[in-house]
């Protein structure tokens, strides 16, 4: 340089049959308890940027950034 696979909340992790983004933990708030831990409710937060397709994109295409791999090129 080809190629093929990832990117989704602070953090991990689903949803890819195009149609309301779930869950786990963290953090806030409130219960609980003599007090803290734990446990219970509750709340805040996310699709890597960017153009396309399309009634409608996390999902399909195309460029760009990041990260793994596998080939190959120079030496």
């Nucleotide at each position: 340089g080809g190629c093929u696979c990832c990117g989704u909340a602070g953090u991990c992790c689903a949803a890819c049959g195009g149609g309301c983004a779930a869950g786990a933990u963290a953090u806030c708030u409130g219960g609980c308890u003599g007090u803290u831990a734990a446990c219970c409710a509750g709340a805040u937060g996310a699709u890597g940027a960017c153009c396309g397709u399309u009634c409608g994109a996390a999902u399909c295409g195309g460029u760009c950034c990041g990260g793994a791999g596998c080939c190959g090129c120079c030496a």
Molecule: transfer RNA
Organism: Thermoplasmata archaeon